[in-house]
RNA sequence: AGAGUUUGAUCCUGGCUCAGGAUGAACGCUGGCAGCGUGUCUUAGGCAUGCAAGUCGAACGGGUCCGAUGACCGCAAGGAAGUCGGAUCAGUGGCAAACGGGAGAGCAACACCCUGGUAAUCUGCCCCGAAGUGCGGAAUAACUCGCCGAAAGGCGGGCUAAUACCGCAUGUGCUGGCGCGGCAUAAGCUGCGUCAACAAAGGUUAGCAAUAGCCGCUUCGGGAAGGACCUAGGUCCUAUCAGCUAGUUGGUGAGGUAAUGGCUCACCAAGGCGACGACGGGUAGGGGGCGUGAGAGCGCGACCCCCCUCAGUGGGACUGAUACACUGCCCACACUCCUACGGGAGGCUGCAGUCAAGAAUAUUCCUCAAUGGGCGAAAGCCUGAAGGAGCGACGCUGCGUGAAGGAUGAAGGCCUUCGGGUUGUAAACUUCUUUUUUGCGGGAAGAACCCUGACGGUACCGCAAGAAUAAGCCGCUGCAAACUUCGUGCCAGCAGCCGCGGUAAGACGAAGGCGGCGAGCGUUAUCCGGAUUUACUGGGCGUAAAGAGCUCAACGGCGGUUUUGCGCGUCACGAGUUAAAUUCCGAGGCUCAACUUCGGGACUGCUCUUGAUACGGCAAAACUAGAGGGUGGAAGAGGUAAGCGGAACGCGCGGUGGAGCAGUGAAAUGCGUUGAUAUCGCGCGGAACACCAAUUGCGAAGGCAGCUUACUGGAACACUUCUGACGCUCCAAGAGCGAAAGCGUGGGGAGCAAAAAGGAUUAGAUACCCUUGUAGUCCACGCCCUAAACGAUGGAUGCUCGACAUUGGAAGUCUCGACCCUUUCAGUGUCUUAAGCUUACGCGUUAAGCAUCCCGCCUGGGAAGUACGGUCGCAAGACUAAAACUCAAAGGAAUUGACGGGGACCCGCACAAGCGGUGGAGCAUGUGGUUUAAUUCGACAAUAAGCGAAGAACCUCACCAGGCCUUGAAAUGCUACUGCAAGCGCACGGAAACGUGUGACCUUCGAGGGUGUAGUACAGGUGCUGCAUGGCUGUCGUCAGCUCGUGUCGUGAGAUGUACGGUUAAGUCCGAAAACGAGCGCAACCCUCAUCGCGCGUUAAAUAUUCGCGCGAAACUGCCGUCUUUAAGACGGAGGAAGGCGGGGAUGACGUCAAGUCAGCACGGCCCUUACGGCCUGGGCUACACACGUGCUACAAUGGGAAGGUACAAUGGGUUGCCAAACCGCAAGGUGGAGCUAAUCCCAUCAAAACUUCCCUCAGUUCAGAUUGAGGUCUGCAACUUGACCUCAUGAAGAUGGAAUCGCUAGUAACCGCCAGUCAGCUAUAUGGCGGUGAAUACGUUCUCGGGUCUUGUACACACCGCCCGUCACGCCAAGAGAGGUGGAAAUACCCGAAGUGCCCGUAUGGGUAUCAAGGUAGAGCCACUGAUAGGGGCGAAGUCGUAACAAGGCAUCCCUAGCGGAAGCUGGGGAUG
Repeated sequence: AGAGUUUGAUCCUGGCUCAGGAUGAACGCUGGCAGCGUGUCUUAGGCAUGCAAGUCGAACGGGUCCGAUGACCGCAAGGAAGUCGGAUCAGUGGCAAACGGGAGAGCAACACCCUGGUAAUCUGCCCCGAAGUGCGGAAUAACUCGCCGAAAGGCGGGCUAAUACCGCAUGUGCUGGCGCGGCAUAAGCUGCGUCAACAAAGGUUAGCAAUAGCCGCUUCGGGAAGGACCUAGGUCCUAUCAGCUAGUUGGUGAGGUAAUGGCUCACCAAGGCGACGACGGGUAGGGGGCGUGAGAGCGCGACCCCCCUCAGUGGGACUGAUACACUGCCCACACUCCUACGGGAGGCUGCAGUCAAGAAUAUUCCUCAAUGGGCGAAAGCCUGAAGGAGCGACGCUGCGUGAAGGAUGAAGGCCUUCGGGUUGUAAACUUCUUUUUUGCGGGAAGAACCCUGACGGUACCGCAAGAAUAAGCCGCUGCAAACUUCGUGCCAGCAGCCGCGGUAAGACGAAGGCGGCGAGCGUUAUCCGGAUUUACUGGGCGUAAAGAGCUCAACGGCGGUUUUGCGCGUCACGAGUUAAAUUCCGAGGCUCAACUUCGGGACUGCUCUUGAUACGGCAAAACUAGAGGGUGGAAGAGGUAAGCGGAACGCGCGGUGGAGCAGUGAAAUGCGUUGAUAUCGCGCGGAACACCAAUUGCGAAGGCAGCUUACUGGAACACUUCUGACGCUCCAAGAGCGAAAGCGUGGGGAGCAAAAAGGAUUAGAUACCCUUGUAGUCCACGCCCUAAACGAUGGAUGCUCGACAUUGGAAGUCUCGACCCUUUCAGUGUCUUAAGCUUACGCGUUAAGCAUCCCGCCUGGGAAGUACGGUCGCAAGACUAAAACUCAAAGGAAUUGACGGGGACCCGCACAAGCGGUGGAGCAUGUGGUUUAAUUCGACAAUAAGCGAAGAACCUCACCAGGCCUUGAAAUGCUACUGCAAGCGCACGGAAACGUGUGACCUUCGAGGGUGUAGUACAGGUGCUGCAUGGCUGUCGUCAGCUCGUGUCGUGAGAUGUACGGUUAAGUCCGAAAACGAGCGCAACCCUCAUCGCGCGUUAAAUAUUCGCGCGAAACUGCCGUCUUUAAGACGGAGGAAGGCGGGGAUGACGUCAAGUCAGCACGGCCCUUACGGCCUGGGCUACACACGUGCUACAAUGGGAAGGUACAAUGGGUUGCCAAACCGCAAGGUGGAGCUAAUCCCAUCAAAACUUCCCUCAGUUCAGAUUGAGGUCUGCAACUUGACCUCAUGAAGAUGGAAUCGCUAGUAACCGCCAGUCAGCUAUAUGGCGGUGAAUACGUUCUCGGGUCUUGUACACACCGCCCGUCACGCCAAGAGAGGUGGAAAUACCCGAAGUGCCCGUAUGGGUAUCAAGGUAGAGCCACUGAUAGGGGCGAAGUCGUAACAAGGCAUCCCUAGCGGAAGCUGGGGAUG
């Protein structure tokens, strides 16, 4: 100090999350020691038991006991009054008990803090000073007697003491009255004189005593220390709490208090408080400080210290110096306990402890040794204050769990590319040490102060033993240090955020390894930080959230120039205070540290004294630049009211006229022969004002438009005449204005037009379109008060380059006067240049620049501008305005793409123009579906479907049924056994595979090679994953594109280059240009066809025109003309075999489709291993209601048949082959065998269409040939399922094909035949080639499809097969309403009213009265909880209905308003451009 997360990427805005520190913590796993701290945060819930406040006999009388003495009694033992001393018990009396200790319920307040005040006050014990302490008296408890009661306790008679109580005396003095001064002053302090009233207690020690000492007592003054009261300032949230208040505010008098005071009372007055937040509600003890933070702040108030408050709840007083009293009293209530039922007792928020509550918090310990407190003269007693120990890793700190050496880098684990790597010097092992541990021995300080030590046989010291007694937790995708394997397979699970998991998970679980910390480590909760994310330091508001619709305007905030005064703010020196502790710095003490002691600094604050006077303030005086007034002429749709005008429109009446009109994309509803529309005339009516008109003008905004008149507001300019800071802004509150719609009352109503009705469109059409049409629109009056009320930009003032236009005014120049022109003031606009600003877009003297002042507003999205409450309104509704819950985004600007039922330009058999087809029939073939034991598998829009398959009867073969084999049919090793060849032939069984038997048979005799059996490594798999892959392929597309380096521009993504003007088939070339170059593509180089030349050449010969091969020439817009930018190029022409790329081929950029292929091959991973491998026989892939694709043949006369004749090719193939001649057969074919390893021979004679002759004559035919029957031929081990071909016979559908759709631009389409591959044969009508005959048409680019470039919009980026809205249905959640119900707190009125206190009465017990806690009654308001039900909201992988929005989103969208509709929404009115 930052980081992650919105996007395809970017910048910004903005939230969420993380890393840090902290805690009185809790939970999980783990746990060796010590020191110092710390420990019921919850139920101020209830408490058993013990202890926590007593002490004094030197204040007093007595009881009991002990000791001494001892009158007296007794012979004695002994008893015993009395006296003295001690102990103890209860009592009288004194002091203490108001401290110490606990808790934080209440309290928002003089409770607390800081600073002052008391001239308005008190003070026991303590200290200092002054004066005194004389003489008397009457009681009472204890005790005793009697009585009542269960007890607690109480009553009566009698005796007695005091430092208890009372009277008299004295009066240093105090108090009161009067008089006279001094000081101060609001009440006071003080001095003098005088009058009056007012005190006291004794005890003890020494002494024979006198007396002295000590402790007391009384009065007064002072001190110290402690209280009481008052006051400025500070002190949480809420305005959805705005008005509160009757002792209330003040006065007079009285009472009361230590004392002021409505503190209380009587009377009088009507005040007092409040937006600087009263009153009410909620929450809360305050501070020193603590945590965090750079600080400012924010949060907190455990432990320690100060203050306050409380003591079961509520009320009350008494005693006392002090209390309205934690372990005192009285009363009421609740609760608990005792009881003889009549009555009583109690108060742990003291220390321990217990129950309950809770995530959670300790011992019923030791000691008064120390420190401190109470009492006492003292000894001493008491002290759960305190000092200590115990428990808890709760925190902080320190120490340890060993150290050195040790490679064969052991074993084991894990990983592995199988070589190794890692765990790892780690271990083992050797040597050493002993903190800690255990044992033994010694042994404190703390005591000042003689005795006295709880802690404690503790700390510490010495010796010995022995590595011995001692390591875990969390994490490892990124943030954020640390990585692999296996398991799992959107499951189980993880997760702080983003997010992981759907078969190769570094994110789940485990293991190994590694990282971090370490007696701890993680998690959870909370606080601060990061967060400049409430911004004082230190933010914003055009579009991200955010300028109020506009104006006026009191309080408030801010304020021009000069001078003087004051010294309030401000500044400076000094003083006081800001308790200590804490924090910081420097030292000291515990072995160190934590901890603790000392010194210093600091505590940023407040107060006081003195001083300064620039600035702000106040007072006074002045000024004119701000502001306002005056005078003058001029501009304007500024406002209100009245009157007037013409055009258009509708209606009425009349005339003409005669069939339609109207309306639309097209129609229909509608109007019209009862005469419409059209046209002419007259009349009536209401609303709005063409042209002028504009980027115009006016107004605060909304808004304002025919003309005239009346009344009236404001601004600008000129003059520089007057006033003299009079100014700016302005919240809540206040006042006014405020489009449209809407509401009320009354008018008016032509046109338009929500609703409504009808017609269309549509799947539907509650819409868009059409025909009608009511409110409304208009007027008057009264409401409403909202808009995209927008410049999405508050007002005012000043400053900061320019250019141009325009409106109003003025001045200057010129003119006879003007216009023009120049300058200037005020307004309205444009440009983009500068500076500057901005995330960018953009703004830019009319700022969104630079500054000042004032106001308003914002703080993630949704829920929501909603609920509740309040105010306003007739209503509609408006204003004000949340939360629960939920998400990790929502958003702004710009970028690159993609897309658009956006635009511009261009191309293509894309359309159009043509020719021929498909879709209908039969058949062939492929696919789907169905069927089946199996009908193996793959391919699915274009880019699957005569495709893989250039040949399924067996084989192929992967499928099915059945029979067999298991190191295997084929491969490479090893071990063992050995034997023998293996293999072949034959025989038998069998469907075959296979099994059994048998025969001949290598050899160098080593066993080499081979082979068999058994075993072990392994083989094998057309099993899965094309979404793990390589390679190959399809497609966009032979479309013209796709990129890079350097430079430049931009914060950046990116842009430029590659855009623009021409041109091209082309990102082809040229020009121009912040670009200059380059690469992959295009083109060319390659092959072939077309012309010519040269050379060579086989085939039987010859010839070379043809033919084959090789080499070369030829074409380049080269030449001429026109056009164009002197370009690129285009058009025309010449020449030429060929002309503008001459025709064809090969060649396929970056990439797209997770396109296709694991079944051609290869390959990662997974799976099978007597089977998912291998062998065999048979079957299947050929099934058949049907649907689709691709083809063949036809439907006939441009034809068919027959026949005879006449012609003309080219590419290819052939020795397991092509096969001639000749003969046989109607034919398929057979016999035959010549020739040919091919320019020689053969397939292969005539190629067919074509030409010629004859027949057929429009018909299901002499068309067409399916289907079927019979007979044959050939291939092959084998033609049943299931081959082809031949002959004869049979002779189906079909008469040119619906919607729709395909190919083709020239040697092309169309028609015709020929060849080849695969192959034994064939399903070939397929596929790939070859030649023959040989057209038609293209105006053109509006439309369809596809593509390219530029531009535009976008809410899309999985990219329009996108995104996305609302109802409905289902599940879950929270909140609001709700007939009501329950509870609570506070108040009001009334009733009743304990104790106590005041007053009155009474001799007294007591009675009365006033006040008053609790209680009761009543009504109203408030706050919670709960509630049938209904409504909306949020969330939820794959529900329903539509398609509202994003593109012109297919009717541009949105805002306000009104009506309507399943829903999004539609329509009307006005407005915005986003």
Molecule: small-subunit ribosomal RNA
Organism: groundwater metagenome